RNA sequence: GCUCCCUUAGCUCAACGGAUAGAGCAGCGGCCUUCUAAGCCGUUGGUUGGAGGUUCGAGUCCUCCAGGGAGCGC
Numbered sequence: 001g002c003u004c005c006c007u008u009a010g011c012u013c014a015a016c017g018g019a020u021a022g023a024g025c026a027g028c029g030g031c032c033u034u035c036u037a038a039g040c041c042g043u044u045g046g047u048u049g050g051a052g053g054u055u056c057g058a059g060u061c062c063u064c065c066a067g068g069g070a071g072c073g074c
Base pairs, nucleotide, nucleotide: 001072002071003070004069005068006067007066010025011024012023013022018056027043028042029041030040031039049065050064051063052062053061
């Protein structure tokens, strides 16, 4: 330098172009327990990496940029 993949909650990841973007873990509150852990119930947490575009409608499609990874080449 070229090609491809990834970027969504604190972490790991879902989500056919269409409902209010969800799950597990973590956090917080409660139940239980002599206490802790485990278990159970409830609950908080989101600029879907950034900027544009297409569309009635974009996490999803297109373009550019940023970051990470893999392969190839010099």
The RNA shown here (transfer RNA) has 74 nucleotides and comes from a Calditrichia bacterium. It matches the Rfam family "tRNA". From the family's description: Transfer RNA (tRNA) molecules are approximately 80 nucleotides in length. The family's RNA type in Rfam is transfer RNA. The RNAcentral record of the sequence draws on ENA.